[in-house]
Overview: This is a predicted structure of a 352-nucleotide RNA (Bacterial RNase P class A) from Litchfieldella rifensis. Taxonomically the source falls in Litchfieldella (Bacteria, Pseudomonadota, Gammaproteobacteria, Oceanospirillales). Of the family's consensus pairs, 95% are formed in the model. Its Rfam family is "Bacterial RNase P class A". By type it is a ribozyme. About the family: Ribonuclease P (RNase P) is a ubiquitous endoribonuclease, found in archaea, bacteria and eukarya as well as chloroplasts and mitochondria. The gene name in the source record is rnpB.

């Protein structure tokens, strides 16, 4: 130079205006004032799919079920997430992508093709050594009766692979070599790996995002959580007046039932106020570690609404600007996204 891989960061720049949303000083008539000062959306703020804090109800302990995770160590407050490794695929590479735990506990499933799909299987084919029958030119030939998984065809898949030997013809049937089980050894914390040693002709075909077995984890509901402060109306308790008067009961009195006023409580409804952003934070520096991370120093404070604020406009300038915008906070994944920066590493191709 040219394709690529892979971490990371940035997401129009200044400048003036005019307006919102919070916070601070000052003032002064003490407010829905008025000046002034500083802040004021994201890397995904989204999808609400996980994980934890936090707040409410449950809850003695434990176990069943259910629900979810799933090579192995390690990080983290946790995790289905990170990091490093094993295995396996892919890719010349550098990387990259995997629900990756058990099928010799048990059940179950396999469409269509095919003879046959699990302790298989003669459609084609291959043989006729034995044994029986004819037949005969005496060399066999013909049938029966068996034999064979080596060749062909089906299939995602046909019960080791190539060879040599064996046979009628085959066949792990026998040996070599490969692979594969098992058992020890060796390296590794472990997955696991090994041109190790021994051993077993191979007995164990797939499928567990089918049941199921194993190992772990797992109460449930969410800031419209929850906590406080309290009008009005209505109902509600407690005590205090009044027992006058109204209804009803009655044939009338007494008497009984409802009905009245007042003050206090207690619960709640509008409404307010907390929960609200200083937190598993961030930046730089230094320390341990392969890494994720982890300790120490140091410095900053970085939206807090709640009919919800975050904008409009004008200038100059450039690559002429995508995807999107909080609403309890955090980790993460997943999803969209013009566009430019930087760091590590790959292969090719040319010149020194």
């Nucleotide at each position: 130079g040219g394709a690529g891989u892979u971490g990371g960061c940035c997401u129009g720049a200044c400048a003036g205006u005019c307006g919102c949303c919070g916070c601070c000083g000052a003032u002064c008539u003490g407010g829905u004032a008025u000046c002034g000062g500083g802040g004021g959306a994201g890397g995904a703020a989204a999808g609400u799919c996980c994980g934890g804090g936090c707040u409410c109800c449950a809850u003695a302990g434990g176990g069943c079920a259910g629900g979810g995770u799933g090579c192995c160590a390690g990080g983290u407050a946790a995790c289905g997430c990170c990091u490093g490794g094993g295995c396996g695929g892919c890719g010349u590479g550098a990387g990259c992508c995997g629900a990756c735990g058990g099928a010799a506990a048990g059940u179950g499933c396999a469409g269509c093709a095919g003879a046959g799909a699990g302790c298989a299987g003669a459609c084609c084919g291959c043989c006729u050594a034995a044994g029986c029958a004819g037949c005969u030119a005496c060399g066999g030939c013909u049938g029966c009766c068996g034999g064979c998984a080596a060749g062909g065809g089906u299939g995602a898949a046909a019960g080791g692979g190539u060879g040599c030997g064996g046979u009628a013809a085959g066949a792990g049937c026998g040996c070599a070599c490969c692979g594969c089980g098992c058992g020890c050894c060796u390296g590794g914390c472990a997955a696991c790996a090994g041109u190790g040693c021994g051993u077993g002709g191979c007995a164990c075909g797939g499928u567990a995002a089918a049941c199921c077995c194993c190992a772990c984890c797992u109460g449930g509901a969410g800031c419209a959580a929850g906590a406080c402060c309290a009008a009005a109306u209505a109902g509600g308790a407690a005590c205090c007046c009044a027992u006058c008067g109204g209804c009803g009961u009655g044939g009338c009195c007494c008497g009984c039932g409802c009905u009245g006023g007042g003050u206090u409580c207690g619960g709640g409804u509008a409404g307010g106020u907390c929960g609200c952003u200083u937190g598993a934070g961030a930046g730089c520096c230094g320390c341990g570690g392969u890494g994720a991370c982890g300790c120490g120093g140091u410095u900053c404070c970085u939206a807090g609404a709640u009919g919800a604020a975050u904008g409009g406009c004008u200038g100059u300038c450039c690559a002429c600007g995508a995807c999107a915008g909080a609403a309890c906070c955090c980790g993460g994944c997943u999803u969209a996204u013009c566009g430019g920066c930087c760091g590590a590493c790959u292969c090719c191709c040319u010149c020194c």